Predicted 3D model of an 83-nucleotide RNA (Glycine riboswitch aptamer) from a soil metagenome. RNAcentral holds the sequence, with entries from MGnify. Its Rfam family is "Glycine riboswitch aptamer". About the family: This family represents the bacterial glycine riboswitch. The prediction has a mean pLDDT of 78.
């Protein structure tokens, strides 16, 4: 690195548009972009325990949330087995 299995967290909240039912108001959508709220285990970035005689350098499951994510699906750090 590949294959198989396991694998968490956080609103399907608000209004608008669209579609359907209805035609008085409403209701539904696992559709669109917007708003705020939130999560961190793709990636990215930052500090650092630590590694090292020193320097340089490397460095997280910590921190940030740019990205990504908050029904399901996909994805998924990490763990196990096999090659």
């Nucleotide at each position: 690195g590949g294959u198989c299995g396991g694998g968490a967290g956080a609103g399907c909240c608000c209004a608008c548009g669209g579609c359907g039912c209805a035609c008085c108001a409403g209701c539904g959508c696992a559709c669109g972009g917007g708003g705020c709220g939130c999560c961190g285990a793709a990636g990215g970035a930052g500090c650092a325990a630590c590694c090292u005689c020193c320097c340089c350098g490397g460095a997280a499951u910590c921190u940030c949330u740019c990205a990504g994510g908050c029904c399901a699906a996909c994805g998924g750090a990490c763990c196990g087995a096999c090659c």
The model forms 89% of the base pairs in the Rfam consensus.